[in-house]
RNA sequence: AUGAAAAUAGCGAGAGAUAUCUUAAAUGAUAGCCGAAGGAGCAAUAUAGAAAGAAAAGUCCUCUUUUUAUACACACUUUCAGGCAAAUGGAUCGCCGUUGGAUG
Numbered sequence: 001a002u003g004a005a006a007a008u009a010g011c012g013a014g015a016g017a018u019a020u021c022u023u024a025a026a027u028g029a030u031a032g033c034c035g036a037a038g039g040a041g042c043a044a045u046a047u048a049g050a051a052a053g054a055a056a057a058g059u060c061c062u063c064u065u066u067u068u069a070u071a072c073a074c075a076c077u078u079u080c081a082g083g084c085a086a087a088u089g090g091a092u093c094g095c096c097g098u099u100g101g102a103u104g
Base pairs, nucleotide, nucleotide: 006099007098008097010095011094012093013092018031019030020029021028032084033083034082038080039078040077041076045071046070047069048068049067050066051065052064053063054062
């Protein structure tokens, strides 16, 4: 001096889903609904163990099949949480900074 991943601040954009009664008030109650805070679940695959078979000179090693366990993705699933006037929030995207220090 270059400044990756990851994290994070600011600005901009940002969806879906409701009725009734009640209350000063989306306040409370009942039923219904949404998925894009967050959480949870899941494939292929990889690793390890076990069993059987094949090859092989007996064992070991190797390969195949089955099975168990662990790791493991989504904007998918779930609806725990959250949400269903506005506001707040809001995954994600764009811009711009900060931390960071891969790489050269």